Transfer RNA from a Candidatus Uhrbacteria bacterium, 74 nucleotides, folded computationally. Its Rfam family is "tRNA". The family's RNA type in Rfam is transfer RNA.
RNA sequence: GGGCCUUUAGCUCAGUUGGCUAGAGCACCUGCUUUGCAAGCAGGGGGUCGUGGGUUCGAAUCCCACAAGGUCCA
Numbered sequence: 001g002g003g004c005c006u007u008u009a010g011c012u013c014a015g016u017u018g019g020c021u022a023g024a025g026c027a028c029c030u031g032c033u034u035u036g037c038a039a040g041c042a043g044g045g046g047g048u049c050g051u052g053g054g055u056u057c058g059a060a061u062c063c064c065a066c067a068a069g070g071u072c073c074a
Base pairs, nucleotide, nucleotide: 001073002072003071004070005069006068007067010026011025012024013023019057028044029043030042031041032040050066051065052064053063054062
């Protein structure tokens, strides 16, 4: 320098034939339970879907550029 893959909640990830409101597990907060802790049960908060543009009535999803990480080639 070139090819390919990945980027979504604090962490690990799902969601890619464009459309209900963006989700799960763990973690976190509150309450119940306990002598106390853990576990369990109930409820709750948290996201500009890497950044910037474009297409569209509508984009996490399609297109372009850039950034970061991984991998292969040189």